The part of an RNA shown here (small-subunit ribosomal RNA, 3' major domain) has 476 nucleotides and comes from an uncultured organism.
[in-house]
Context: one part of a larger RNA
RNA sequence: UGACGGGGGCCCGCACAAGCGGAGGAACAUGUGGUUUAAUUCGAUGAUACGCGAGGAACCUUACCCGGGUUUGAACGCAUAUUGACAGCUCUGGAAACAGAGUCUCUAGUAAUAGCAAUUUGUGAGGUGCUGCAUGGUUGUCGUCAGCUCGUGCCGUGAGGUGUCGGCUUAAGUGCCAUAACGAGCGCAACCCUUAUCACUAGUUACUAACAGGUCAAGCUGAGGACUCUAGUGAGACUGCCAGCGUAAGCUGUGAGGAAGGUGGGGAUGACGUCAAAUCAGCACGGCCCUUACAUCCGGGGCGACACACGUGUUACAAUGGUGGGGACAAAGGGCAGCUACCUGGCGACAGGAUGCUAAUCUCCAAACCCCAUCUCAGUUCGGAUCGAAGUCUGCAACCCAACUUCGUGAAGCUGGAUUCGCUAGUAAUCGCGCAUCAGCCAUGGCGCGGUGAAUACGUUCCCGGGCCUUGUACA
Numbered sequence: 001u002g003a004c005g006g007g008g009g010c011c012c013g014c015a016c017a018a019g020c021g022g023a024g025g026a027a028c029a030u031g032u033g034g035u036u037u038a039a040u041u042c043g044a045u046g047a048u049a050c051g052c053g054a055g056g057a058a059c060c061u062u063a064c065c066c067g068g069g070u071u072u073g074a075a076c077g078c079a080u081a082u083u084g085a086c087a088g089c090u091c092u093g094g095a096a097a098c099a100g101a102g103u104c105u106c107u108a109g110u111a112a113u114a115g116c117a118a119u120u121u122g123u124g125a126g127g128u129g130c131u132g133c134a135u136g137g138u139u140g141u142c143g144u145c146a147g148c149u150c151g152u153g154c155c156g157u158g159a160g161g162u163g164u165c166g167g168c169u170u171a172a173g174u175g176c177c178a179u180a181a182c183g184a185g186c187g188c189a190a191c192c193c194u195u196a197u198c199a200c201u202a203g204u205u206a207c208u209a210a211c212a213g214g215u216c217a218a219g220c221u222g223a224g225g226a227c228u229c230u231a232g233u234g235a236g237a238c239u240g241c242c243a244g245c246g247u248a249a250g251c252u253g254u255g256a257g258g259a260a261g262g263u264g265g266g267g268a269u270g271a272c273g274u275c276a277a278a279u280c281a282g283c284a285c286g287g288c289c290c291u292u293a294c295a296u297c298c299g300g301g302g303c304g305a306c307a308c309a310c311g312u313g314u315u316a317c318a319a320u321g322g323u324g325g326g327g328a329c330a331a332a333g334g335g336c337a338g339c340u341a342c343c344u345g346g347c348g349a350c351a352g353g354a355u356g357c358u359a360a361u362c363u364c365c366a367a368a369c370c371c372c373a374u375c376u377c378a379g380u381u382c383g384g385a386u387c388g389a390a391g392u393c394u395g396c397a398a399c400c401c402a403a404c405u406u407c408g409u410g411a412a413g414c415u416g417g418a419u420u421c422g423c424u425a426g427u428a429a430u431c432g433c434g435c436a437u438c439a440g441c442c443a444u445g446g447c448g449c450g451g452u453g454a455a456u457a458c459g460u461u462c463c464c465g466g467g468c469c470u471u472g473u474a475c476a
Base pairs, nucleotide, nucleotide: 001476002475003473004472005471007470008469009468010467011466012465013464015460016459019423020422021421022420023419026315027314028313029312030311031310032309033308034306035305042053043052064301065300066299067298068297069296070295076124077123078122079121081119082118083117084116088103089102090101091100092099093098106115107114108113126290127289129288130287131286135284136283137279138278139277140275142273147186148185149184150183151182152181153162154161155160166177167176168175192267193266194265195264197235198234199233200232201231202230203229207224208223211222212221213220238261241255242253243252244251245250304442317416321375322374323373324372325371326370327369333364334363335362338357339356342353343352344351345350382413387408388407389406390405391404392403429452430451431450432449433448434447435446
């Protein structure tokens, strides 16, 4: 100087407390361990692995296993030589890859030649093989915590200290005062995006107050630039004003004004560093290793196994509910072999027609909710696992191993031990909708969007994590 303490002081955080809803019990989905296996490819492992890499494993992917092939090789460059084709098509063998046979057989130019293609030879191949403890790059975490440092000066023999300490204050090393320190940098904050209000500009595909037309109905039409909205430019919030407290910074107030009040809400943004943290399988790269194989092509299988254990979720156990009928209201996104209005067929998944839309124009398009009826506390009209049958769709192909529909079947489960997780407001809880990936989909996952919409916080004694000061130390 640090680190540590079941030392002390001060402070903060959904850390506790106060509340609300979950997990731990059930079934299923998914990931992991273990076991099994020819293979169940590899990585991730306290917090910081376990719906993680994977934002799509039937083939492909695919790296694994079995079997069948190839060896300058699957791709490309350069040089060389040869051919005029190669490819395609047909046939044979084959599971395919591939092998063999047949057929077809270049372009420009008189030509030399040039172009194109294939083959040969040579040279550069290739490796998801090892090492993340050789590395770059990227990422997680402490932590959006308030810290981490430098120049000059001063103090100390020196390591080092001071500044950065003290008092007050702040979300903040934020600021004020004091001061052997005076300044400065990286962080904080602000600048950026979005949301909440208003004004101006602009009105098409959006809108419709007034005027006119018109319909079963409808901005449907003329028209309008008011409103909504769209999208560009501005304004607006700064403790600016008032009162109290305070030297000041600042704090307090059912204060005023205001759409918004003290960082208005949300996001992006992650200092010096820590964990030899993660990744050689995204990519790049040093070294080592393989080179008729640890390379490469194909068929099939596996990654989907199942006594069991754990994590993350979905659905429930019901009446604040289930079922049947009727009625209403979003936002954000997507759409060309794509979204599809409407019509017809089918109980339905869907199919057959047909039309609009490369989209503020057409389309995908809500549910919880409201009204009426019924069920009356039961393993039930709760719950839907499992299994049987019949189908639909995608795709070369749904046996291993897809999803969906209909009929039947109707398991466990009556609120879950010790323990444990999330959340402070348009939040939790609850309800549906969209997107990426994608032929299809094992999505209950991920990322977004809106609808309905709470309870509680006395307080900081205690648990956990962190910051500053101080003290002890046989630790570095």
The RNAcentral record of the full RNA draws on Greengenes.